Background: Transfer RNA from Neorhizobium galegae bv. orientalis str. HAMBI 540, 73 nucleotides, folded computationally. Model confidence (mean pLDDT): 82 of 100. Rfam family: tRNA. By type it is a transfer RNA.
RNA sequence: AGGGGUGUAGCUCAGUUGGUAGAGCGGCGGUCUCCAAAACCGCAGGUCGUCGGUUCAAGCCCGGCCGCCCCUG
Numbered sequence: 001a002g003g004g005g006u007g008u009a010g011c012u013c014a015g016u017u018g019g020u021a022g023a024g025c026g027g028c029g030g031u032c033u034c035c036a037a038a039a040c041c042g043c044a045g046g047u048c049g050u051c052g053g054u055u056c057a058a059g060c061c062c063g064g065c066c067g068c069c070c071c072u073g
Base pairs, nucleotide, nucleotide: 001072002071003070004069005068006067007066010025011024012023013022019056027043028042029041030040031039049065050064051063052062053061
């Protein structure tokens, strides 16, 4: 330099055919317990890498750029 993959909560990841974003773990609070752990219940936490485009509507489709991984030279 060329080609491919990937980017969503603190972490690991879902998110179908475009229709107002979720799970597990972790964190906080509660119930229980002599205390804790476990279990159970609840809560918080996201400008979906970034900038544009298409669309009534974009995490999802299209393009540029950036980060990471792989391949070719």